SAH (S-adenosyl-L-homocysteine) riboswitch aptamer from Pseudonocardia sp. MH-G8, 77 nucleotides, folded computationally. The RNAcentral record of the sequence draws on Rfam. The coordinates come from a structure-prediction model, not an experiment, and the mean pLDDT is 78. Rfam family: SAH (S-adenosyl-L-homocysteine) riboswitch aptamer. Gene Ontology terms of the family: regulation of gene expression and S-adenosylhomocysteine metabolic process.
[in-house]
């Protein structure tokens, strides 16, 4: 600190479409398709850097475009 793979972050319907993805083309790019977990957070495992305090306890989540709707909890009136 990087890549995977699972889980959890209450759930669904409808629009847009930005990255990446797939095409195709007159190709360092335009066009068309698909697209709103591409983010956190916890384990695992692989790989790269670095080179050191340890142990207990304790508390435990933040965000995710725009319309709408189901749950769930508060409760102004």
């Nucleotide at each position: 600190c990087g890549g995977g793979u699972c889980g959890a972050g209450a759930g669904g319907c409808g629009c847009u479409g930005c990255g990446a993805c797939g095409g195709a083309c007159g190709a360092u790019g335009u066009c068309c398709g698909c697209c709103a977990c591409g983010c956190u957070c916890g384990a695992c495992c692989c790989g790269g850097c670095u080179g050191a305090u340890c142990u207990g306890c304790a508390c435990c989540a933040a965000g995710g475009g725009c319309g709408c709707c189901u749950c769930c909890g508060a409760u102004u009136c």